[in-house]
Record summary:
The RNA shown here (c-di-GMP-I riboswitch aptamer) has 80 nucleotides and comes from Methylobacter sp.

RNA sequence: AAACACUAAAGCUAAAACUAUCGUAAGGUAGUGACAGAAAGUUACGGAUCCUAAAAUUCCAGGAUAGCCGAACCGCCGAA
Numbered sequence: 001a002a003a004c005a006c007u008a009a010a011g012c013u014a015a016a017a018c019u020a021u022c023g024u025a026a027g028g029u030a031g032u033g034a035c036a037g038a039a040a041g042u043u044a045c046g047g048a049u050c051c052u053a054a055a056a057u058u059c060c061a062g063g064a065u066a067g068c069c070g071a072a073c074c075g076c077c078g079a080a
Stems, first nucleotide, its partner, number of pairs: 012037002017032006035067001041073003045070003048065005
């Protein structure tokens, strides 16, 4: 240094709900809040799920979820 996964320390994020706001919707943003998290940091690349439109014989689009899984990139500490 890397891998790795316990402990300790320093810290970090913020579920549901409520309020305001954006959006047809899924859902997003901010505040309060704290269910949980060793990547719950980032990225819609591959699946999966959700929403909208068209269609209902076939073909096919856009959006959302990173705290659904995988993958990629970056990252704190340092016992064995």

The coordinates come from a structure-prediction model, not an experiment, and the mean pLDDT is 79.